This is a predicted structure of a 349-nucleotide part of an RNA (small-subunit ribosomal RNA, central domain) from a metagenome. Rfam family: Bacterial small subunit ribosomal RNA. Its family is annotated with structural constituent of ribosome and ribosome in the Gene Ontology. RNAcentral holds the full RNA, with entries from SILVA.
Context: one part of a larger RNA
């Protein structure tokens, strides 16, 4: 290189815009670089291949043919692919129409509960646990009203249900805003896929500076257990959890499933347009687009996957090559740090 593969065996990048590159719809003319064909030239002898000779054979040696799949010039074809001018409209896109949403920012507001405060009522005990004790309580707690404060979460609606690239996204209301899906088939007229660098977004912990601090709660004390108990249990209890802003950029970041595109039975339920139908019911058909059970070809080492493919097929990215040493050392890069990322070898089985 050629082959083989990434769902669970090694292996799909954490997601998304997009450069460069790669690949591209349908038709009409025209080039004629890539392709095909013909002709010259050139492709040194020698080797090797064929054939025939000389050496008594043979190695060896000579003659002749062939072949040197190349290259360059030239003459041509014109179906693909390229490239150049027109032309379509199915691909993509805009435009208008009524609908659905926990998409996304800021902002304003509510009520339920926890704690905490002051007041009243009230008397001895609450709390905890398998059982108990640290532990609160006559300085009046526990339980009960009333009020006050401050923070953090939105019960029920809530689902196999919705929305978003992904991460994620739940109380009400108003602002301002991205994206999707449906109809009309109006416009542009292949503007399209895919994407190495790159560039944005990335749960949790964590980090830096200033707030905030109700409940929980690594670290820590204390009590139990226990042979010990640096645990689980139970009583405190700080970062942290919340918010602005700035970093960190990783997760079993999963569907362990890259992305587009076209094609291969069905049946049931669901959410979001639309359309017809009529026995006008929030009904019944069809239809487009989620999303979800079941299930044939077919695929698979099995399990399973099956129109949302892991099935048949094309483009394009990323990735894998035996365990372990190792996602580790050295180096570069990025970072306040933590560390991320890129990535061996030497040994060994």
């Nucleotide at each position: 290189c050629u082959g083989g593969g990434c769902g669970u065996a090694a292996a799909g990048g954490g997601u998304g815009c997009g450069u460069a590159g790669g690949c591209g719809g349908u038709u009409u003319g025209g080039a004629a670089a890539g392709u095909c064909a013909g002709a010259u030239g050139u492709g040194a002898a020698a080797g090797c291949c064929u054939a025939c000779a000389g050496c008594u054979u043979a190695a060896c040696u000579g003659u002749a043919g062939a072949a040197c799949u190349g290259c360059a010039u030239u003459u041509g074809a014109a179906a693909c692919u390229u490239c150049c001018a027109g032309a379509c409209u199915a691909g993509a896109a805009u435009a208008c129409u009524g609908a659905a949403g926990g998409g996304g920012c800021a902002g304003a507001u509510g009520g339920a509960a926890u704690u905490a405060g002051u007041g009243g009522u009230g008397u001895a005990g609450g709390g905890g646990u398998a059982a108990a004790a640290u532990c609160c309580g006559u300085a009046g707690a526990u339980a009960u009203c009333a009020c006050u404060a401050g923070g953090a979460a939105u019960a029920c609606c809530g689902a196999a249900a919705g929305c978003g690239a992904a991460a994620g996204c739940g109380a009400u209301c108003u602002g301002c805003u991205g994206g999707g899906a449906a109809g009309u088939u109006a416009u542009u007229g292949a503007c399209g896929c895919u994407g190495a660098g790159g560039c944005a977004c990335g749960a949790a912990a964590g980090c830096g500076u200033g707030g905030g601090g109700a409940g929980c709660a690594a670290a820590c004390g204390g009590g139990a257990u226990u042979a010990g108990a640096u645990a689980c249990c139970c009583c405190g209890g700080u970062a942290g959890u919340c918010c602005a802003c700035g970093c960190c950029c990783u997760a079993a970041a999963c569907g362990a499933u890259g992305a587009a595109u076209g094609c291969u039975a069905g049946u049931c339920g669901u959410c979001g347009g639309a359309a017809a139908g009529c026995u006008c019911g929030u009904c019944u058909u069809u239809u487009c687009g989620g999303c979800g059970a079941u299930g044939c070809a077919g695929u698979u080492a099995a399990c399973a996957c099956a129109u949302u493919a892991a099935g048949c097929a094309u483009u394009c990215c990323g990735c894998c090559u035996g365990g372990g040493g190792a996602g580790u050392a050295c180096g570069g890069u990025c970072g306040c740090a933590a560390g991320a990322u890129u990535a061996a070898a030497a040994c060994u089985c």